[in-house]
Molecule: Bacterial RNase P class A
Organism: Marinospirillum insulare DSM 21763
RNA sequence: GAAGUCGGCUGGACAGUCGCCGCUACUCUUUAGUCUAAGCGUUGAAGGUAGGGGAGGAAAGUCCGGGCUCCACAGGGCAAGGUGCCAGGUAAUGCCUGGGAGGCGUAAGCCUACGGAAAGUGCCGCAGAGAAGAUACCGCCGAUGGAUGCUUUCUUCGGAAGGUUUCACAGGUAAGGGUGAAAAGGUGCGGUAAGAGCGCACCGCGCGGGUGGCAACAUGCCGCGGCAAGGUAAACCCCACUUGGAGCAAGACCAAAUAGGAAUCCAUUAGGCGUGGCCCGCGCUGGAUUCGGGUAGGUCGCUUGAGCCUUGGAGCGAUUCAAGGCCUAGAGGAAUGACUGUUCACGACAGAACCCGGCUUAUAGGCUGGCUUCCGCA
Repeated sequence: GAAGUCGGCUGGACAGUCGCCGCUACUCUUUAGUCUAAGCGUUGAAGGUAGGGGAGGAAAGUCCGGGCUCCACAGGGCAAGGUGCCAGGUAAUGCCUGGGAGGCGUAAGCCUACGGAAAGUGCCGCAGAGAAGAUACCGCCGAUGGAUGCUUUCUUCGGAAGGUUUCACAGGUAAGGGUGAAAAGGUGCGGUAAGAGCGCACCGCGCGGGUGGCAACAUGCCGCGGCAAGGUAAACCCCACUUGGAGCAAGACCAAAUAGGAAUCCAUUAGGCGUGGCCCGCGCUGGAUUCGGGUAGGUCGCUUGAGCCUUGGAGCGAUUCAAGGCCUAGAGGAAUGACUGUUCACGACAGAACCCGGCUUAUAGGCUGGCUUCCGCA
């Protein structure tokens, strides 16, 4: 210098003017209540003035895990769902950290849903002979039978016996060919009719022990076994662990008017109301006080929290402990904006609604650190 890989930070800046939503102070103005003879005072609301605050790294998806709230709950089982190498971290997790194993990459580094296929069931397209208690298509070997072939030996010259070649066909074979993602370990030597872990050596594999490690696991250690009979469990299933339900429109408190309810007292066949011009008649109907439920409305829940910053300690790390400092949106149909000027690299994805911890997805540009490989120069 080039290429790569793993992180961290940032997400236009400055000034002015006018607004929007909360908070605090003043008590300046108005108004409602309360106290009072009145004023002063006091409480609330609206306005004013001053001060201070006002979106994100993802506020998103709502996919996991918790806090909080209400409901349910003796214990056990079934069902359904989730998770699935080991250890640690944490409030908790399916998250994170460290490690193991397998795979990819020259490397830094990256990926993994990583328990069980000798419990059972299912499935395995195309190709291929055969896709599972296997297979025989080509090939190799071959008992037996035939031959019009060739040939050797013997001969009583009629033949007989053997070899070789070839055809048919029981059977053997899993070395070789061929198919496939996958076809019963690999190489070599022996062996055989031809072959084959059939035997042996080495490699590989499995089991037991030892050793190292908390463990997953590892093993130039020791012994045993010819060797294990396909794959698929994000197919059913089996095993282990684990999960109660609903969600801030959760929920708690205060509390009108109207209607209905309960209790007490009063009224008693009267009264009231309707019909009707009026009477009779007919129909309907008590009054007051107190209490409780509940609606409108209001208040709380609501932002001080597993919080943030700095320093120091423990730990490889995730994380944790201690000290000091800080307060940083909280609405209730939803505020966080608009305009002007200057400037630069000309600005991406995107908007809180109970709160946190994760994951995932979107994201223009800029700054910055570690590491790897290659090239050049000294």